[in-house]
Formats: sequence, C1' cells, structure tokens
RNA sequence: GGAGUCGGCCAGGCAGUCGCGUCAUCGCCGCGCAAGCGGCGGUGCCGAGGAAAGUCCGGGCUCCACAGGGCACGGUGCCAGGUAACGCCUGGGCGGCGCGAGCCGACGGAAAGUGCAACAGAGAGCAGACCGCCGAACGGUUCCUUCGGGAAUGCGUGGUAAGGGUGAAACGGUGCGGUAAGAGCGCACCGCGAGUCCGGCAACGGACCGGCACGGCAAACCCCACCGGGAGCAAAACCAAAUAGGGAGGUCAUGACGCGGCCCGCGUCGCCUCCGGGUAGGUUGCUUGAGCGUAGCGGCGACGCUGCGCCUAGAGGAAUGACUGUCCACGACAGAACCCGGCUUAUCGGCCGGCUCCGCGG
Repeated sequence: GGAGUCGGCCAGGCAGUCGCGUCAUCGCCGCGCAAGCGGCGGUGCCGAGGAAAGUCCGGGCUCCACAGGGCACGGUGCCAGGUAACGCCUGGGCGGCGCGAGCCGACGGAAAGUGCAACAGAGAGCAGACCGCCGAACGGUUCCUUCGGGAAUGCGUGGUAAGGGUGAAACGGUGCGGUAAGAGCGCACCGCGAGUCCGGCAACGGACCGGCACGGCAAACCCCACCGGGAGCAAAACCAAAUAGGGAGGUCAUGACGCGGCCCGCGUCGCCUCCGGGUAGGUUGCUUGAGCGUAGCGGCGACGCUGCGCCUAGAGGAAUGACUGUCCACGACAGAACCCGGCUUAUCGGCCGGCUCCGCGG
C1' cells in the first nucleotide's frame, strides 16, 4: 500500500425566525361559598428510533380459571453457564467451509418397538449372482499310463464376491500377504465399538484393546429430558347522570281498581322514600424503569455487585413541523400509543478499534 474479517459508535452540523404538544409558572376573563375548573395570552424545561417496523419468541402488569397427581396436546433439543425469562446471549465440544482472522449448524436417541426406501438392479436388510473369476472337491467326456494314478476340458453339481454393471444407498475402506479363485483369512493404516484406563463438571478427547458384530431415515410414528392454564391496556380499577328497567319499605286524616254491599286485610297499578347494577361522560392505569451514564471490584466471557450522578415523549383526533442563512462528505430506512428483554427485516453514508492474508521498503 492492497484485500479481508470481527466488534463498537454516529444518523447532516451551526445560527436565526415562526409554529405545535405535555408539564411548571405568571397575567386577564368566565364559572364556583370555597378548593378548584375552563378559555385566551406570556415565559421556561423537555419533546421519536436504531430499528419506534414485522408481531415471530420470552417476561412484567391486569382480569378470569385453578387441591394434588396423571393422560392428551403443543413447544424446546450437543454440554456448561448467564438471565426475570426465552426459541436469546456467552464460553466450550463435534461436524462443515475458508491459506487465515473467522463464518455456518432442526447437533438428543436407529443396541426399545413399529414402519419407509419410487425407478433402475441379480440383490434394498439377518440380501444377492446378470456379465464375470476359479477348477480345490464330486460326477461326465477325451487323452496318457509302469494300471497305483496323472493330464486336459468348463459339460453337470459347485466355490467366490476381486473386477464390471444398477442405484441416493449394495452388509467396513485402501494396500500388502495369502489363495484354485477369493474372503478380516492374516497384517499395517483409516473407520467402527454397550471393552479397559487416563483427562474433563459435562458435551467430548487421548492411549490401549477387540477382527467387525451394529447400513440409512426420528424435517416418519415413536422414546427420553425439560417447559407450557386462558385472554389481553379496546386488559382492568374507581366516580357516576338523564331516560327506561330491577329490589326493599310506606299505604299518604278516603289515591284508583279487584276480592258480588260495608269494615279490616290482601293483590295489581299509581305516588313517595331508600338501595344496588349498568350506559353516556369523567378519572386512573401512563411511564422511576429487570432505567441511563460513570468509576471500582469479581468473571475468559455473557453478566453480576457496590459507590456517585441523571430524569430522558406520555397524547387521546392524537404534538415533534416549516422557512432563511451558512458549511460539508449533500443526508438512507422510517415515526411512539402499557412497558421491558430478544430475534428478524429495511437502511445514503461516515468514524473508531482488534485481528488475518498478500506485496514492497528499512
């Protein structure tokens, strides 16, 4: 100098003018006995994000349900740790990719059981012989013979699974020895193993041993371990009219009607008083929180503990905008609506740091 990889940060800057929202405060006006409320105006503080998004996970909070245990259903799935919790994060293991920094991972169990494998192929799971290879063994045929037998042939019974061929996959692989030809039949290395020992909390690794039995699929059922009640701030709580309806009481010096006339009594309707539910409306929930910054300590790290400092939108038709000047690298994706932790997706550009590889110079 170039190429790359990982992590963190910023998200046009500055000045001015006008405007908007919550809150605080001041003035005027109106209502009210008052506390206070409402309107208008002034001043001051603060006023979107790294994703506010998708709503895919996890929790707080609220209401409903709920003895305990099991079944069913759903989710998660190498090991250890972090956390309020997680499908997240950190560290480690194993596998794959990369020269490397580093990246990626539906990564429990196939020796519990059931099942699946189209087409091709001889054979697809305690398999199989199509093309081959062999001639050891038995028989046949031919030849030789010293009559004991020997040789040839590959014809029948056979042996074999090296090689070819089919397939995603063919019952360990490569090589040497061995053999009639072959074969873990023997050996070396690799693989494999419910063996032994050692290291590690563990996942797992190493050494020795075993000749090989136990193929693949659990993103098939299943088994194992762990987790899981439902609905969601339009949750929910409080205050509470008018009208209608409900309940209780009174029976109004003769309220009306009915119980065949009268009195008592009872019932219905009306009237009066009280009570409770609920609607409109209002208030709360609402932002001080698993918070942010900083320093120290513990830890490889995620993270935790302690001290100090800070307050940083909270509306309810819903604010966060517009213009001017100036500078530059000319400004992306996008905007809160109960809150928080993650993941994922979108995003003009820029800054800082760790590390790797290549080239050149000293």

A computed fold for a 362-nucleotide RNA from Lysobacter enzymogenes, annotated as Bacterial RNase P class A. It matches the Rfam family "Bacterial RNase P class A". Rfam classes the family as a ribozyme. The gene name in the source record is rnpB. The RNAcentral record of the sequence draws on ENA. Its mean pLDDT, the model's own confidence on a scale to 100, is 78.